[in-house]
Context: one part of a larger RNA
RNA sequence: UUGGGUUUAAAGGGUGCGUAGGCGGCCAUUUAAGUCAGCGGUGAAAUUUUGCAGCUUAACUGUAACAGUGCCGUUGAUACUGUUUGGCUAGGAUUUGGUUGUAGUGUGCGGAAUGUGUGGUGUAGCGGUGAAAUGCUUAGAUAUAACACAGAACCACCGAUUGCGAAGGCAGCACACUAAGUCAUUAUUGACGCUGAGGCACGAAAGUGUGGGGAUCAAACAGGAUUAGAUACCCUGGUAGUCCACACUGUAAACGAUGAUAACUCGCCGUCGGCGAUACACAGUCGGUGGCCAAGCGAAAGCAUUAAGUUAUCCACCUGGGGAGUACGACCGCAAGGUUGAAACUC
Numbered sequence: 001u002u003g004g005g006u007u008u009a010a011a012g013g014g015u016g017c018g019u020a021g022g023c024g025g026c027c028a029u030u031u032a033a034g035u036c037a038g039c040g041g042u043g044a045a046a047u048u049u050u051g052c053a054g055c056u057u058a059a060c061u062g063u064a065a066c067a068g069u070g071c072c073g074u075u076g077a078u079a080c081u082g083u084u085u086g087g088c089u090a091g092g093a094u095u096u097g098g099u100u101g102u103a104g105u106g107u108g109c110g111g112a113a114u115g116u117g118u119g120g121u122g123u124a125g126c127g128g129u130g131a132a133a134u135g136c137u138u139a140g141a142u143a144u145a146a147c148a149c150a151g152a153a154c155c156a157c158c159g160a161u162u163g164c165g166a167a168g169g170c171a172g173c174a175c176a177c178u179a180a181g182u183c184a185u186u187a188u189u190g191a192c193g194c195u196g197a198g199g200c201a202c203g204a205a206a207g208u209g210u211g212g213g214g215a216u217c218a219a220a221c222a223g224g225a226u227u228a229g230a231u232a233c234c235c236u237g238g239u240a241g242u243c244c245a246c247a248c249u250g251u252a253a254a255c256g257a258u259g260a261u262a263a264c265u266c267g268c269c270g271u272c273g274g275c276g277a278u279a280c281a282c283a284g285u286c287g288g289u290g291g292c293c294a295a296g297c298g299a300a301a302g303c304a305u306u307a308a309g310u311u312a313u314c315c316a317c318c319u320g321g322g323g324a325g326u327a328c329g330a331c332c333g334c335a336a337g338g339u340u341g342a343a344a345c346u347c
Stems, first nucleotide, its partner, number of pairs: 004318003007301002012315001014202004021195003025088004031082001033081002035077008049065006091192001092189003096184005103178007111155001114150005120144002125136002163170002207248006217241001221237004259314006267292009296303002320347003329340004
């Protein structure tokens, strides 16, 4: 490489948009590039294969034929692919009328809790643990009620194998702006589609830069315990950080460990949003989201119309363990580091 694979054995890119490329609905038509057929030319010799012949045989040699799967030209065929033209509506997109949601951005407002401060009430403990101690406290703590301030988070209830989003993710309330899905059918367009190497954008937490902010929690750090030791687990404190704005970083068990799109293949039970139907019922239908099971698949666990079943197209990735996601080089980054990514050696 061919082949075989990618939920869990090695292997699906973190996610989207999209360039080139690859692939691509139905009907008729044009052409004949691919494709198929006939004919012609060429396809050196040696070699290979077959027949015959020559060395006593064989190897070897000579001779004739085949072959040379290819290329070129020409004449035809036209189902399929391509090309041309015309049309269609089942894919796609738009429109109309509803409807849905914790989708995004910005602004404003609110409550409980936490901490701090102030002046009261009040008196000897509080706190913490397996038990303690460090710590706080007669300069009046803890507790208690009032007032004020601060920051942070959603926030308890509602709340749910609920909903929305491409993924990351998203939850108090209100408003503004933005985006999306879905249903019904009214219309328009007429294959405008799918995938997508590079590329571009987004991308949790931690981390970085500048400037704010700093209540809680809390790496580092300090102390107290535990212990043989205890650079830990437990306790008391506590700085970066956690929050905001603007830049960067670009990684995660970024997981459904399951790429995207399309078609097909028993049923049962929930649930969310439409439509239908309305009776307090319910059996329909479309789009989601769950549970169970049949065929089938699977090494099994299991999956099973939300497939890991049966097919098609495109992309990504894998090829024994370690060495190693390391070295070197290149690119990116302020840095931390990231991306790409070996070999020797060894089992």
The part of an RNA shown here (small-subunit ribosomal RNA, central domain) has 347 nucleotides and comes from an uncultured bacterium. It matches the Rfam family "Bacterial small subunit ribosomal RNA". Its family is annotated with ribosome and structural constituent of ribosome in the Gene Ontology. The full RNA is in RNAcentral, with records from ENA and SILVA.